[in-house]
Context: one part of a larger RNA
Molecule: large-subunit ribosomal RNA, domain IV
Organism: Pseudomonadota bacterium
């Protein structure tokens, strides 16, 4: 000087990102306990007090219960013994009686999630996940979905008070407008339309026929060409599905602008205008969201970029990607305060065990 420890003069958070770590508190009994509250809690709130040893003491008073009585079926009566033991008087001792150990610091305010629970095995334990509880959708049973080439299996030896799948997430108030886009559902008149049917028509391919030539009982050469066969092939008929009507948001989503006006001034209940499918209601609101910005005002402090009440110019809140509020909970997350310490002023000293020297 390192690690772990122990003490510590006066201050007592002045350290510090931040009381981080360390102190404090502690156990039974006995008083006493606010706000608020879902009337359970909140409470071990909080704040106090007391605690040893000896006699009085077989203390009061309480278990429990042999053996006797009575009954002989349940009780009961009486009760030796043993065990627990408040409270009260008096007494003795130390600095200290839960004399060691072990064994909660506490208040007040905001936030964020109700809650208990679970999460990144070895950096995060949370305001993330779950959660009951709401709702909205699919599913009638050989369900719907999922796995699986199938067989088959889960789903379920269930059966709409049931099972899938999505969002929200106790509770309490409450959840506004918009269906133009997209998605779904829901319709089938009209437009479009496959594959198929349909076969007008068109090639090829030739028995035949007709013409032409010759070296003429047949060869060449042209035209035309049934049947059949091969290809093609219009109109025509044709589902869903798109187009088309219409529903719907706790479905994907989206919820303006510009000018002017009141007898100070300021502001603008009010009117004009364009624009959109509607133009953000109610609640909240510099916020887990505010850029400007340490906004402004109040509280809190000698002194406060931080909390805390409010105010609304919400750059960029806002109603189940839930809005706002909430007792109880929380090793959550932010301010203040008591108490309490070596965090610190500022640092010393002792232990142990390293480094270190010496061998």
């Nucleotide at each position: 000087c390192c690690c772990u420890c122990g003490u510590u003069a006066a201050g007592g958070a002045a350290u510090u990102a931040g009381g981080c770590a360390a102190c404090u508190u502690g156990a039974c009994c006995c008083c006493g306990u606010a706000a608020c509250u879902u009337c359970g809690g909140g409470a071990g709130a909080a704040g106090g007090g007391g605690u040893g040893c000896c006699c009085c003491g077989u203390u009061a008073g309480g278990g429990u219960a042999a053996a006797g009585c009575a009954a002989u079926u349940c009780a009961g009566c009486c009760g030796a013994g043993c065990c627990c033991g408040a409270g009260g008087g008096g007494g003795c001792c130390g600095c200290a009686g839960u004399g060691a150990a072990a064994u909660g610091g506490c208040c007040c305010u905001a936030c964020c999630g109700a809650c208990u629970g679970g999460u990144u095995a070895a950096c995060a334990a949370a305001a993330c996940c779950a959660c009951a509880g709401g709702u909205c959708u699919c599913u009638g049973c050989u369900a719907a979905c999922u796995c699986g080439c199938a067989a088959g299996a889960g789903g379920a030896a269930g059966u709409a008070u049931a099972g899938g799948g999505g969002c929200u997430g106790a509770c309490g108030c409450c959840u506004g407008c918009c269906c133009a886009g997209u998605g779904c559902c829901g319709g089938a008149a009209g437009g479009u339309u496959a594959a198929a049917g349909g076969g007008a028509g068109g090639a090829g391919u030739u028995a035949g026929u007709c013409c032409c030539g010759c070296c003429u009982a047949g060869c060449g050469g042209g035209a035309c060409g049934a049947a059949g066969c091969u290809c093609u092939g219009a109109a025509c008929u044709g589902a869903a599905g798109c187009c088309c009507c219409g529903g719907u948001g706790a479905a994907c989503g989206g919820c303006g602008g510009c000018c002017g006006u009141a007898a100070c001034u300021a502001u603008a209940a009010c009117g004009g205008u364009c624009c959109u499918a509607a133009g953000g209601u109610a609640g909240c609101g510099a916020a887990a969201u505010u850029c400007c910005u340490u906004g402004u005002c109040g509280g809190g402090u000698a002194a406060g970029u931080u909390c805390c009440g409010a105010c609304c110019c919400g750059c960029a809140c806002g109603a189940a990607c839930g809005g706002c509020g909430u007792a109880a909970c929380g090793a959550g997350u932010g301010g203040g305060g008591c108490g309490c310490u070596g965090u610190c002023u500022c640092a010393a000293c002792g232990a142990g065990g390293g480094a270190c020297c010496c061998g």